[in-house]
Molecule: transfer RNA
Organism: Ostreibacterium sp.
């Protein structure tokens, strides 16, 4: 230097040709259970969906740039 992939909750993740409240699990709280923890069972709550810009009526979903991370090929020495 080219070039493939990733970026979504505190952690791993999914969201099928864009379509009308953004979603699981697992952790935290909050409860029930116990004499008491843990395990289990219930429950809340937790996102400007990596940044900017575009396209559209409608963007996590498309398209440009931009950054950050894996991976791979290539050059220098």
């Nucleotide at each position: 230097g080219g070039g493939a992939c990733u970026u979504u909750a505190g952690c791993u993740c999914a969201g099928u040709u864009g379509g009308u409240u953004a979603g699981a699990g697992c952790a935290u709280c909050c409860g029930a259970c116990u004499c008491a923890u843990a395990a289990u069972c219930g429950g809340c709550a937790g996102g400007u969906c990596c940044a900017c810009g575009g396209u559209u009526c409608a963007a996590g979903u498309c398209c440009g740039u931009g950054a950050a991370g894996u991976c791979c090929c290539a050059c220098c020495a």